[in-house]
Context: one part of a larger RNA
Molecule: small-subunit ribosomal RNA, 5' domain
Organism: uncultured bacterium
RNA sequence: GGAUGAACGCUGGCGGCGUGCUUAAUACAUGCAAGUCGAACGGAGACUGUAGCAAUACUGUCUUAGUGGCGAACGGGUGAGUAACGCGUUGGUGACCUGCCCCGAAGAGGGGGAUAACAGUCCGAAAGGAUUGCUAAUACCCCAUGUGGUCGUUUGGAUUGGAUGCCUUACGACUAAACGGAUUUAUUCGCUUCGGGAGGGGCCUGCGUCCCAUCAGCUAGUUGGUAGGGUAAUAGCCUACCAAGGCGAUGACGGGUAGGGGACCUGAGAGGGUGGCCCCCCACAAUGGAACUGAAACACGGUCCAGACUCCUACGGGGGGCAGCAGUAAGGAAUAUUGCACAAUGGGGGAAACCCUGAUGCAGCAACGCCGCGUGAGCGAAGAAGGCCUUCGGGUCGUAAAGCUCUUUUCUGGGGGACGAGGCAGGACGGUACUCCAGGAAUAAGUCUCGGCUAACUACGUGCCAGCAGCCGCGGUAAAACGUAGGAGGCGAGCGUUAUCC
Numbered sequence: 001g002g003a004u005g006a007a008c009g010c011u012g013g014c015g016g017c018g019u020g021c022u023u024a025a026u027a028c029a030u031g032c033a034a035g036u037c038g039a040a041c042g043g044a045g046a047c048u049g050u051a052g053c054a055a056u057a058c059u060g061u062c063u064u065a066g067u068g069g070c071g072a073a074c075g076g077g078u079g080a081g082u083a084a085c086g087c088g089u090u091g092g093u094g095a096c097c098u099g100c101c102c103c104g105a106a107g108a109g110g111g112g113g114a115u116a117a118c119a120g121u122c123c124g125a126a127a128g129g130a131u132u133g134c135u136a137a138u139a140c141c142c143c144a145u146g147u148g149g150u151c152g153u154u155u156g157g158a159u160u161g162g163a164u165g166c167c168u169u170a171c172g173a174c175u176a177a178a179c180g181g182a183u184u185u186a187u188u189c190g191c192u193u194c195g196g197g198a199g200g201g202g203c204c205u206g207c208g209u210c211c212c213a214u215c216a217g218c219u220a221g222u223u224g225g226u227a228g229g230g231u232a233a234u235a236g237c238c239u240a241c242c243a244a245g246g247c248g249a250u251g252a253c254g255g256g257u258a259g260g261g262g263a264c265c266u267g268a269g270a271g272g273g274u275g276g277c278c279c280c281c282c283a284c285a286a287u288g289g290a291a292c293u294g295a296a297a298c299a300c301g302g303u304c305c306a307g308a309c310u311c312c313u314a315c316g317g318g319g320g321g322c323a324g325c326a327g328u329a330a331g332g333a334a335u336a337u338u339g340c341a342c343a344a345u346g347g348g349g350g351a352a353a354c355c356c357u358g359a360u361g362c363a364g365c366a367a368c369g370c371c372g373c374g375u376g377a378g379c380g381a382a383g384a385a386g387g388c389c390u391u392c393g394g395g396u397c398g399u400a401a402a403g404c405u406c407u408u409u410u411c412u413g414g415g416g417g418a419c420g421a422g423g424c425a426g427g428a429c430g431g432u433a434c435u436c437c438a439g440g441a442a443u444a445a446g447u448c449u450c451g452g453c454u455a456a457c458u459a460c461g462u463g464c465c466a467g468c469a470g471c472c473g474c475g476g477u478a479a480a481a482c483g484u485a486g487g488a489g490g491c492g493a494g495c496g497u498u499a500u501c502c
């Protein structure tokens, strides 16, 4: 000098764009943050119409507790752990999976038994549960079919250094479904099997990836083999048996610290430092463990178990997890609103209308940062008053003020008023931005320094005192270094200090 997620002191007019718990991965009151589909299903309720004397039956519309489907594995948060199971980069998968989406081929035949809701009975303070009876489905089960697929045996081929992979012939075994929903009745949305694609993911591997040798030896599922199990898939991943290996000064093992990268800061560069905001990856979800469901989780707002904490209780027993958005307490030098809206973008569901969305879009607070604007402009004295200094002549503040003439960015008041919205409608922001008119210099300047480094000097006070100080050093009676005043210099809605990095 530059930089910062900064803090502190003094000061403070406006706008735009950003940023805002770096500490306790501490504990959390309250509200919200993941639902949706009646065009899968049976009911229930309300309304309506038709028929009927009526009971009632049927039609239509709306609502929806339950069964069922999809979603809830995304999006959002945090950085505790992790020095490698991560990340970056180069490859491999002849060892793999893939819901929704796209393309292609084929199919959808026949049956069955339940169950929630509901009604009844019962237990419990509650959370919740038991039992009897009834009922539906795109819920569940069985049989058939087999284009196909899988497995076994078998024929041939291409490729390759080689084969376990690929293609192919024949036979056998096994293996699917919802002719379901809707309407304008010829369309649409769905279902099953297979092949391919797109996008996504799993696994393996070379290289790179902080400090300590005052850590030198480490290792028994350890290293390899055979067989089996297991997985979507390879593998000591697991098991049995066999062999005795494997790693290490090119730093094993151990200890400390730490999420990694794109990037950011600095620097001429090489480097050094950092990893906040934004993007990619990883890990975690009060702590520890486990599996279930599913295309995908060993799952932040799912389940089970354990101990800790906390809340309710009728003492028998139950409930909870803000490292989602706000907000509270605590900690701390220190970090914001219990706001508005789904109008836009995106996501989930739905045929759609639409619903949900603290993602997101906005608004609020904070000079925390960057950028921009303003606090007036012109004229105006051999120069008022006043302050300060003085060699008492004067000098200086100083065209500064006053005064005269203007302007209105800002400000105040009033009028108009958006883009963002596409084929209809729909705007939180917002009566905002912007614009027009009127008024009136009106509403707006501080802070640090002045011995040298380092731009800027005198007077008074003090008298090694009080004090200053980044370094050198000032102060013991004329201090340009302390304090005050006048003046000056620097920067300016900021200025200075502290901390940290180059």
Stems, first nucleotide, its partner, number of pairs: 001502004006498005013373006019366002021331001026329003030326003035070003040067002043064005049058003077284003086209004091204003096201003101197007109143004118133006148175006156167002180189004210256003217247003222244008259281004263274004287306004309320004337363001339362003345359001346357004376406004386397004411439006420429001446491005451472003457486005467474002